[in-house]
């Protein structure tokens, strides 16, 4: 240094639910909350899942959401075995 991740230390994030606001919607932002998390920090590149009023259903195209679904990417704190 890399792999790795301890009932280690110091900190960090915040599920469901709930309040306010925004969106057609999925969902997002902020407050409370704390299920959990070693990348639950970053970015929608690939796949998955979800949504789409204006513009009938399904499907397709197109657009959107999700980084706390997975893969890949660049990066980051600590240091026992």
């Nucleotide at each position: 240094u890399c792999c790795c991740g301890a009932c280690a230390a110091a900190g960090c994030c915040a599920u469901a639910c709930u309040c306010u606001u925004c969106u057609c919607a999925a969902g997002a932002a902020g407050g409370g909350g704390g299920c959990g998390g070693a990348a639950a920090g970053c970015g929608g590149c690939g796949g998955g899942u979800c949504c789409c009023a204006a513009a009938u259903a399904a499907g397709g195209c197109g657009g959107g959401a999700u980084g706390g679904c997975c893969g890949a990417g660049a990066u980051g704190c600590c240091g026992a075995a």